[in-house]
RNA sequence: AGAGUUUGAUCCUGGCUCAGGAUGAACGCUGGCAGCGUGCCUAACACAUGCAAGUCGAGCGCGGGCCUUGCCGUUUGGUGGGGUUCCGAGCGGCGGACGGGUGAGUAAUGCGUAGGUAACCUACCCCUGGGAGGGGGAUAACCCUUCGAAAGGGGGGCUAAUACCCCGUAAGGCACAUGGGUGUAUGCUCAUGUGUGAAAGGGUCCUGCCGUUGGGUGGGGCUGCCUGGGGAUGGGCCUGCGUCCUAUCAGCUAGUUGGUGGGGUAAUGGCCUACCAAGGCUGAGACGGGUAACUGGCCUGAGAGGGUGGUCGGUCACACUGGGACUGAGACACGGCCCAGACUCCUACGGGAGGCAGCAGUGGGGGAUAUUGGGCAAUGGCCGGAAGGCUGACCCAGCGACGCUGCGUGCGGGAGGAAGCUCUUCGGGGUGUAAACCGCUGUUCGUGGGGGAAGAAUUUUUGACGGUACCUCACGAGAAAGCCACGGCUAACUACGUGCCAGCAGCCGCGGUAAUACGUAGGUGGCGAGCGUUAUCCGGAAUUACUGGGCGUAAAGGGUGUGUAGGUGGCUGCCAUAGUCGGGCGUGAAAUCCUGGGGCUUAACCUCGGGUUUGCGUCUGAUACUUGGUGGCUGGAGUGCGGGAGAGGGAAGUGGAAUUCCCGGUGUAGCGGUGAAAUGCGUAGAUAUCGGGAGGAACGCCGGUGGCGAAGGCGGCUUCCUGGCCCGUUACUGACGCUGAGGCACGAAAGCCAGGGGAGCGAACCGGAUUAGAUACCCGGGUAGUCCUGGCUGUAAACCAUGGGCGCUGGGUGUGGGUGGUGGUGAGCCAUCUGUGCCGUAGCUAACGCGUUAAGCGCCCCGCCUGGGGAGUACGGUCGCAAGGCUGAAACUCAAAGGAAUUGACGGGGGCCCGCACAAGCGGUGGAGCACGUGGUUUAAUUCGAUGCAAACCGAAAAACCUUACCUGGGCUUGACAUGCUGGCUUAAGCCUGCCUGAAAGGGUGGGGUGGGGUAGGCUUUAUGGUCUAUCCAGCCAGCACAGGUGCUGCAUGGCUGUCGUCAGCUCGUGUCGUGAGAUGUUGGGUUAAGUCCCGCAACGAGCGCAACCCUUGCCCCCAGUUGCUAUCGGGUAAAGCUGGGCACUCUGGGGGGACUGCCGGCGACAAGCCGGAGGAAGGUGGGGAUGACGUCAAGUCCUCAUGGCCCUUAAGCCCAGGGCCACACACGUGCUACAAUGGCCAGGACAGCGGGAUGCGAUGCCGUGAGGCGGAGCGAAUCCCUAAAACCUGGUCUCAGUUCGGAUUGCAGGCUGCAAUUCGCCUGCAUGAAGCCGGAAUCGCUAGUAAUGGCGGAUCAGCUAUGCCGCCGUGAAUACGUUCCCGGGCCUUGUACACACCGCCCGUCACACCACCCGAGUCGGGUGCACUCGAAGUCGCUGUCCCAACCCUCGGAGAGAGGGGGGGAGGUGCCGAAGGUGUGCCUGGUGAGGGGGGUGAAGUCGUAACAAGGUAGCCGUAGCGGAAGCUGCGGCUG
Repeated sequence: AGAGUUUGAUCCUGGCUCAGGAUGAACGCUGGCAGCGUGCCUAACACAUGCAAGUCGAGCGCGGGCCUUGCCGUUUGGUGGGGUUCCGAGCGGCGGACGGGUGAGUAAUGCGUAGGUAACCUACCCCUGGGAGGGGGAUAACCCUUCGAAAGGGGGGCUAAUACCCCGUAAGGCACAUGGGUGUAUGCUCAUGUGUGAAAGGGUCCUGCCGUUGGGUGGGGCUGCCUGGGGAUGGGCCUGCGUCCUAUCAGCUAGUUGGUGGGGUAAUGGCCUACCAAGGCUGAGACGGGUAACUGGCCUGAGAGGGUGGUCGGUCACACUGGGACUGAGACACGGCCCAGACUCCUACGGGAGGCAGCAGUGGGGGAUAUUGGGCAAUGGCCGGAAGGCUGACCCAGCGACGCUGCGUGCGGGAGGAAGCUCUUCGGGGUGUAAACCGCUGUUCGUGGGGGAAGAAUUUUUGACGGUACCUCACGAGAAAGCCACGGCUAACUACGUGCCAGCAGCCGCGGUAAUACGUAGGUGGCGAGCGUUAUCCGGAAUUACUGGGCGUAAAGGGUGUGUAGGUGGCUGCCAUAGUCGGGCGUGAAAUCCUGGGGCUUAACCUCGGGUUUGCGUCUGAUACUUGGUGGCUGGAGUGCGGGAGAGGGAAGUGGAAUUCCCGGUGUAGCGGUGAAAUGCGUAGAUAUCGGGAGGAACGCCGGUGGCGAAGGCGGCUUCCUGGCCCGUUACUGACGCUGAGGCACGAAAGCCAGGGGAGCGAACCGGAUUAGAUACCCGGGUAGUCCUGGCUGUAAACCAUGGGCGCUGGGUGUGGGUGGUGGUGAGCCAUCUGUGCCGUAGCUAACGCGUUAAGCGCCCCGCCUGGGGAGUACGGUCGCAAGGCUGAAACUCAAAGGAAUUGACGGGGGCCCGCACAAGCGGUGGAGCACGUGGUUUAAUUCGAUGCAAACCGAAAAACCUUACCUGGGCUUGACAUGCUGGCUUAAGCCUGCCUGAAAGGGUGGGGUGGGGUAGGCUUUAUGGUCUAUCCAGCCAGCACAGGUGCUGCAUGGCUGUCGUCAGCUCGUGUCGUGAGAUGUUGGGUUAAGUCCCGCAACGAGCGCAACCCUUGCCCCCAGUUGCUAUCGGGUAAAGCUGGGCACUCUGGGGGGACUGCCGGCGACAAGCCGGAGGAAGGUGGGGAUGACGUCAAGUCCUCAUGGCCCUUAAGCCCAGGGCCACACACGUGCUACAAUGGCCAGGACAGCGGGAUGCGAUGCCGUGAGGCGGAGCGAAUCCCUAAAACCUGGUCUCAGUUCGGAUUGCAGGCUGCAAUUCGCCUGCAUGAAGCCGGAAUCGCUAGUAAUGGCGGAUCAGCUAUGCCGCCGUGAAUACGUUCCCGGGCCUUGUACACACCGCCCGUCACACCACCCGAGUCGGGUGCACUCGAAGUCGCUGUCCCAACCCUCGGAGAGAGGGGGGGAGGUGCCGAAGGUGUGCCUGGUGAGGGGGGUGAAGUCGUAACAAGGUAGCCGUAGCGGAAGCUGCGGCUG
């Protein structure tokens, strides 16, 4: 730092996705150790059990225990005194408001930050002043009694205090009054006067005295108490600024806002109350709804920012839910109280008890979160004088890879490299120094031994952790590696399995038989005690753009103006200094972060110093700019004056043309309408034509990218009223300006309401056509409407798809209006201002394009955009009479949707041009019969392939067996064929020849002779030789490897082939242009058969194609002369090159010449070339052939061959017999023969060329009607044979007839080939004689030696179903005006939504399935407002006849006591008041018969709307209509 993904490719826009970091995590697989951290994110759900707040005997009384001691009693025991760091409850004090938990509520009563308090409090602590005198009455505990199950309570009696009360005294305290001083202020302060107003003692030490058993008392120290002042700490209250989403919440408010009096509080305040006033808040977002504790910080990021608030620190809030107060320095109080509610527990049913969001722990919820541990040793807290007690705060330990960090799982040596596994081209490669093996070490771990902390402040004592960390010794490589990935992004590839299955997937996408994408394996890559996945956040994303984006066509300029708030604003002087800038001070807690050090062996972690903390406050300085104030100016803006143009607006009037209608005249059969028609009109007189009249609407020519207006829009003429604009002048005002959220006004067409009007046109509607249909396009009618008046609607492709204003930045050329100058003052020209067009510089732009009328360069203001669909929909609100408008989502779904440009392809787009493409012409096909091929059907099989052109007389140039691949049946199994290995045989096989069985193949079983070669050795022989043994080759048998397959895949392939197309095209290098795809070249002007050539040109060249070179044919020449030829010469025949001779000619076959637009004329650009002509056998490529560019069709062929993979292996291989490929209701294709007289038949006669021939061609001759037979000359061929050519010519006959046409079909008799013609051959003769009389729609070939027509040859082949194919020669035409149309093609251009490319793409209804949503009679919850009702606890008020020790008064003996007063209380009562109840609204969620559209889904149905002029150009608004897309009307736009 980027990458993938829209396209055939490109650039841009734009979304989606990925790589990074992070986490209180969870899940999967795996898991050695240690340190430091961290651990209910969910149910603020419910909780068993234990613990979490007590302490003080130096405040007090009592009871008990223990020790000691006395008395009584024989003992048990009773009763006293003293002591006691002991226990218990109680009175009293201090603390339970801290510490600990949680995040429900809370959008401000909170928090953060900076301030204020002259409006306040502060126990304990510190400093300081003063004081502490006298007295009194109770009460708990305890005792007695009583009620209750319990919890608890009642009554009576006793008692103490640092508990309570009174009196006295007292200040500089407090209150009031007066006076003085002072402050920014409500005030503060000083003096005087009056009034008011406290206390508590305790223990202990030292000491004096009394007294000594104990003890009492004085002084001093300690501690406590009362009252002032100050401090410290902590808090209360107030203020500025900051603090989420929603406007589909726009208005909110009655204690509401303020005042006065009163109350209340520590204190200000409507905090509360009475009265008075009517205010207060709000677009800078009140009120409402939703969500949320806030923060230091944490995560991310370059930063700005975004997200977040767990652990730690600060603040707040809460403590089962709601309400309330009490006590207190402090609470409205987590482990206090009261009430209400829900829940749980106990109960004797009468009543009671409880609150883990403390630490553990349980259930539950959940994807998920720990031990009912140890200790107060440390740090800290409460109490205490202290010792000490308490402390789930805390310190430790336990559990969890949850995170961070560190360490380890060994180290060295060890093969050209074991085994296994895996791949393989079978050679080998990989795993891999990896292992084994040898040597070594001991971190960690285990076991055992030894030592052993710091943490303790503190002289002594005191350690939960812990015999832990750490150190050390011994033994043992022993106990310790996984996870994910490997198609691209993204680092890492092979094999097998699977076969759109199973599966993968973050995006693009993989899988349909060779998958680097699924699964497994081997290998590899990455990380590593972890690795992946999921979730979430930031990043990448400049994809909300402050930094840092956009709006002509991609999403995006409001339809237009006017103007409010707001924003913004010309030149200049002075003042101020709010913004702004500098400096100082305060604050910005600590932790965190950065940095320099330090401490744990290192690190994480901890710690010290420094920095940072971008902020806020305050003091001070500066004054350029902005701002405020004040003064001046004229350039902006406006006014006046003088001219000017105009479909600008409103109203009234008026004119002519035309349509229609009415009346009349003339006039007669049609008119009208269309692609063609019909409906319609017309003999009741239309159309046409003339005259007259009526009525409505619109205004021809002028008329123009002319004018005017803000836009919509505005068009005959005249008048009236009226807005704006331009020019000139420079007199006046003096910044008055610009923009403009809301608001207001205007706003085409359609539409609506009311009333008029209605000629033409014309939605709907009705007919007629068209059509498969035609709810359309076309035609005939026609209602709303179109017009007017008044009102509403408020939308358009309301577009320049371009908001307004100002300034700046080269030009050229039209045109409207004005002015100045010039000009016989004519046309014009020059200058300038203001409009309106075109072309273009720079610049901008993705490109197209824009370009002084900016889309350029800047400033100001407004509006708007943020992927496509869902959707401008739903809901809500608001406007409207309605139609509907404005505002305007979400679920769900997709990996795109788009813009511009490029190359193609395509078009029922255009231009140019070719081709037997059409036309012109000749002959056919389609009809018949037959042949062949194909489809279909049939069959045991009818083997397979070929399927529009470009399959179908095609593979097949020969299916009776064979072929043959198919079927049925019978057989064989190393095989019909190749190679290798092992074992066996050597009279075994082969060769010859039998028998049995069989259809054959095969199986079974004999006979005979023969019975291979090499080497070595033995025997024998004179020798050749014979024989034996061993071995090798060959052979055979058995077995094993393997053979074999016309089995599958032509969509795995090679090769070959078809086709576009013998079309004229297809490309490259360099250069140039373009961001790029790409363009240029190759386009253009000519020309050609041709990208053929010429010219031009940012191109210049080149390659593959074209052409030429090659073959053949046409003319000539040369050479050669048999088997060819034969003129001249000789011979010879009935005739004949028959013969001698010859090589001239023909011919044969080898070489050469010839043709090149070379020559002439014309045209053309002086070119290329074209036209005509001469010459020539041939003329402009002479005819024909061979030759097929880049590519296309996954075209054809695995059955020619080759070949990957797959499949079969006593079968899918091989052999054999028979059958089939020849079937036959049909359909198609290609042919043959015909339908006849240009003919058939008969007779006679003439002329070819290409070829073939030895298991072959086969002559003359003979036989047969014939096919053919007999026979065999000649010939391996310019010699002989096939061989006759036929059409043709001559003559004859037939005479228009299903015939003397035609020959199918069938019968009989023959011939030939062959092992064999039954299925299933060909030929002959006789007989039979079918359909057919020229062929519907449609369709084919051919442009000259061609078509047509006639025969001949050959391959294959025993024969032949050949009418096919490949060749050959004979006879031998017609026509082409022309390129409109059909088909195919080439080039240029245009449009495109196509790019597997029009056999494309694509729209809507309907049907089915699934999904989310909306409405919905309702129904069930949650929240909340209002009204009423009920009214607990409690504060406050009132009352207080009932109750009460202290104080006062009176009586009484100053006694007891009684009465009264003050004061207090119970009870009662009033206001307020939670929960509850009733009613009624609002918000929100669940569910809901049914209804509605939407999305998605495999090849469903109907049509064809859109994209090419998409076949009616499309689209926008509106209205009507229609199964549906849609159609039509009106107006608008060009996209």
The RNA shown here (small-subunit ribosomal RNA) has 1535 nucleotides and comes from bacterium GBS-1.
The sequence is in RNAcentral, with records from SILVA.
The prediction has a mean pLDDT of 84.